[in-house]
Context: one part of a larger RNA
RNA sequence: GAUUGAACGCUGGCGGCAUGCCUAACACAUGCAAGUCGAACGGUAACAGCGGGAGCUUGCUCCUGGCUGACGAGUGGCGGACGGGGGAGUAACGCGUAGGAAUCUGCCUGAUAGAUGGGGACAACUCACUAAUCCGACGCAUGCUAAUACCGCAUACGCCCUAUGGGGGAAAGCAGGGGAUCUUCGGACCUUGCGCUAUUGGAGAAGCCUGCGUCGGAUUAGCUAGUUGGUGGGGUAAAGGCCCACCAAGGCGACGAUCCGUAGCUGGUCUGAGAGGAUGAUCAGCCACACUGGGACUGAGACACGGCCCAGACUCCUACGGGAGGCAGCAGUGGGGAAUAUUGGACAAUGGGGGCAACCCUGAUCCAGCCAUGCCGCGUGUGUGAAGAAGGCCUUAGGGUUGUAAAGCACUUUCAGUAGGGAGGAAAAGUUAGUCGUUAAUAACGGCUAACCCUACGUUACCUACAGAAGAAGCACCGGCAAACUCCGUGCCAGCAGCCGCGGUAAUACGGAGGGUGCGAGCGUUAAUC
Numbered sequence: 001g002a003u004u005g006a007a008c009g010c011u012g013g014c015g016g017c018a019u020g021c022c023u024a025a026c027a028c029a030u031g032c033a034a035g036u037c038g039a040a041c042g043g044u045a046a047c048a049g050c051g052g053g054a055g056c057u058u059g060c061u062c063c064u065g066g067c068u069g070a071c072g073a074g075u076g077g078c079g080g081a082c083g084g085g086g087g088a089g090u091a092a093c094g095c096g097u098a099g100g101a102a103u104c105u106g107c108c109u110g111a112u113a114g115a116u117g118g119g120g121a122c123a124a125c126u127c128a129c130u131a132a133u134c135c136g137a138c139g140c141a142u143g144c145u146a147a148u149a150c151c152g153c154a155u156a157c158g159c160c161c162u163a164u165g166g167g168g169g170a171a172a173g174c175a176g177g178g179g180a181u182c183u184u185c186g187g188a189c190c191u192u193g194c195g196c197u198a199u200u201g202g203a204g205a206a207g208c209c210u211g212c213g214u215c216g217g218a219u220u221a222g223c224u225a226g227u228u229g230g231u232g233g234g235g236u237a238a239a240g241g242c243c244c245a246c247c248a249a250g251g252c253g254a255c256g257a258u259c260c261g262u263a264g265c266u267g268g269u270c271u272g273a274g275a276g277g278a279u280g281a282u283c284a285g286c287c288a289c290a291c292u293g294g295g296a297c298u299g300a301g302a303c304a305c306g307g308c309c310c311a312g313a314c315u316c317c318u319a320c321g322g323g324a325g326g327c328a329g330c331a332g333u334g335g336g337g338a339a340u341a342u343u344g345g346a347c348a349a350u351g352g353g354g355g356c357a358a359c360c361c362u363g364a365u366c367c368a369g370c371c372a373u374g375c376c377g378c379g380u381g382u383g384u385g386a387a388g389a390a391g392g393c394c395u396u397a398g399g400g401u402u403g404u405a406a407a408g409c410a411c412u413u414u415c416a417g418u419a420g421g422g423a424g425g426a427a428a429a430g431u432u433a434g435u436c437g438u439u440a441a442u443a444a445c446g447g448c449u450a451a452c453c454c455u456a457c458g459u460u461a462c463c464u465a466c467a468g469a470a471g472a473a474g475c476a477c478c479g480g481c482a483a484a485c486u487c488c489g490u491g492c493c494a495g496c497a498g499c500c501g502c503g504g505u506a507a508u509a510c511g512g513a514g515g516g517u518g519c520g521a522g523c524g525u526u527a528a529u530c
Base pairs, nucleotide, nucleotide: 001530002529003528004527006526007525008524009523010522013378014377015376016375017374018373020370021336026334027333028332030331031330032329035078036077037076040075041074043071044070047069048068049067050065051064052063053062054061055060056059085289087287094214095213096212097211098210099209100208103206105204108202109201110200111199112198113197114196118151119150125143129139159168160167161166173194174193175192176191177190178189181188182187215261216260217259222252223251224250227249228248229247230246231245232244233243234242264286265285266284267283268279269278270277271276291312292311293310294309295308314325315324316323317322342368344367345366346365350364351362352361353360354359381411382410383409384408391402392401393400394399415471417466418465419464420463421462425457430452431451432450433449434448435447436446437445474519475518476517477516478515479500480499481498485514486513487512488511489510495502496501
């Protein structure tokens, strides 16, 4: 000199854009953060409509019907493995980079083939029990029932297993529309859309292996028994001591093994002419973690932050028989600390999950709030004005300086204030109409066009008008380094100080004042890095 996720002191007008627990991976009250689908299913607890019945006060109440819109709980599907968080552990194929072969892949996408015919259950519900007057997480015997839930049968172009003989294995329907034909009047059937099964490509994602690189300590020199390799098996989606039996005695190490300490890694960031040094906040990629330790289940994917089981510590409830919990999600609280924000708004946009869709959910996200924490921009007036006013300070008492500074005069109105106007962030989806495709069809569905509908921010940005210089300057320093000097007070005291050093009676170095210098909504100090 540059820099910072900074803090402290003094001061503080506005805006834009960013950043904001670096400490206790300490403990957490409360609310929210992952649901959705009735176009898979049986249904109907609530709400609304409609129908039926009853009472009457004639427009209300009660009862009733899943009939319709919808929908609590339940079965079922998909998603809760993404998104979000903090960095404890990890010196490792963890990361970075360059390669490799023995793998898997839901949703999406291309292609091929198919979707036949049956069956038996379990929830919800019911009712008895625990149960006695009520209450607490979880219940339990009986009986009924549906499905895109479950299980067989048929079929098998691909597929799998065997090894030329053969053997094995699938599926599910739902919704909209409809002219003939059939009909038990429910439908069959046709068609469109969404789904289903098998196989094979793609895309994207994931698992595995290897070369090289990746902090300090030798006051850590030897380490190793599934250890190193082989054979045969097991296991996995997959190679492999990954695991097991047997056999051999290997493997690593001064090119630093082992041990100890420290640490998430990288793109990057800061500094520097560069080489390098330091660092790894925000943003992005990867990894590991989710109260602590262990374990598996489900699933395409987890050994799963807001899932399960066991153990432990802690906290809470209890009628003492038993139960509940996990903010390193967003806010917020206590604590620790020099120190770090709101228990805010909205799904309008972007994206994600579910759904045919409407739509629902989304503390992701977009916004707003707080803080000079940083960067950038703007303002706090402009011109004129010498009697060089008054006052202050200095003085050789003449004067000098503050100083065109002020006052005065003439203007301007940025920003802030008040009032009015007013973009863009919105395109989709949806509804209606037209047209094209599909189709037996002018229906339904899909494509295109037109109109309508949908804004959290928001009193938006921006523009215009109004009034008045009106509301807006400080901080540090002035001995040398290093820009800037005098007086008074003090008297080796009080004090200053980054280094040299000042202070013991004229201190440009202490304290105050006047003046000056530097930077300026900041300025200094401290800490840290180059």